This is a predicted structure of a 72-nucleotide RNA (transfer RNA) from a Caldilineaceae bacterium.
Model confidence (mean pLDDT): 83 of 100.
RNA sequence: GCGCCAUUAGCUCAACGGCAGAGCAUUUGAUUGUGGAUCAAAAGGUUGUCGGUUCGAAACCGACAUGGCGCC
Numbered sequence: 001g002c003g004c005c006a007u008u009a010g011c012u013c014a015a016c017g018g019c020a021g022a023g024c025a026u027u028u029g030a031u032u033g034u035g036g037a038u039c040a041a042a043a044g045g046u047u048g049u050c051g052g053u054u055c056g057a058a059a060c061c062g063a064c065a066u067g068g069c070g071c072c
Base pairs, nucleotide, nucleotide: 001071002070003069004068005067006066007065010024011023012022013021018055026042027041028040029039030038048064049063050062051061052060
């Protein structure tokens, strides 16, 4: 220098172009002599950035950024 892959909640990951979710973690409550386990609920996201396509984009297209792999 070129190519490919990844980027979504604190972490690990989902999400046929049509309301952004799960598990774990956190908080609150129930239960318990206390704690753990269990049960119920809550909070937590400008979907890496900037543009484009579209009635509508996490998703499709382009550039850039970060990380990883390969080639030279």
It matches the Rfam family "tRNA". Rfam classes the family as a transfer RNA. Rfam links the family to the GO term triplet codon-amino acid adaptor activity. NCBI's taxonomy places the organism under Bacteria, Bacillati, Caldilineae, Caldilineales, Caldilineaceae. The RNAcentral record of the sequence draws on ENA.